The RNA shown here (FMN riboswitch aptamer (RFN element)) has 120 nucleotides.

RNA sequence: AAAAAUCUUUGGGGAAUGGUGAAAAUCCAUACCGGCAGUUACAGUCUGCGAACGCCUUCGGGCGCCGACGGGGUGAAAUCCCCCGACCGACGGUUAAAGUCCGGAUGAGAAAAGAUUUGC
Numbered sequence: 001a002a003a004a005a006u007c008u009u010u011g012g013g014g015a016a017u018g019g020u021g022a023a024a025a026u027c028c029a030u031a032c033c034g035g036c037a038g039u040u041a042c043a044g045u046c047u048g049c050g051a052a053c054g055c056c057u058u059c060g061g062g063c064g065c066c067g068a069c070g071g072g073g074u075g076a077a078a079u080c081c082c083c084c085g086a087c088c089g090a091c092g093g094u095u096a097a098a099g100u101c102c103g104g105a106u107g108a109g110a111a112a113a114g115a116u117u118u119g120c
Base pairs, nucleotide, nucleotide: 003118004117005116006115007114008113009112010111016030017029018028019027031100032099033089034088035049036048037047038046044087045086053064054063055062056061069085070084071083072082073081091103092102093101
């Protein structure tokens, strides 16, 4: 040095304008947003992971489930960049159906950074 252990911190964004209506940030038109790691090159749509949700549990966790992209261009290389046009988004709540409001959540967490120790 590699690697390992322990600890600390960080760790999700977005409803604006108009329409209808008794009532809508939930419907309609236009708008706005995009967790973590990987990938010859920067990804909401590729691959994997986390979260959410369901079942089970000896309460440590285990298992399941888990959305959506095409065309063109550049290039050595891009489903990642550029151009055009699309598409997707847990659960509970709500005067009316929610990716954007409220709530579980001052939660959990992929993971990132740092510190200490071990290590030769």
It matches the Rfam family "FMN riboswitch aptamer (RFN element)". Rfam's curators write: The RFN element is a highly conserved domain that is found frequently in the 5'-untranslated regions of prokaryotic mRNAs that encode for flavin mononucleotide (FMN) biosynthesis and transport proteins. This element is a metabolite-dependent riboswitch that directly binds FMN in the absence of proteins. In Bacillus subtilis, the riboswitch most likely controls gene expression by causing premature transcription termination within the 5' untranslated region of the ribDEAHT operon and precluding access to the ribosome-binding site of ypaA mRNA.The FMN riboswitch structure, reported in present an FMN-bound six-stem junction, adopts a butterfly-like scaffold, stapled together by opposingly directed but nearly identically folded peripheral domains. The model forms 100% of the base pairs in the Rfam consensus.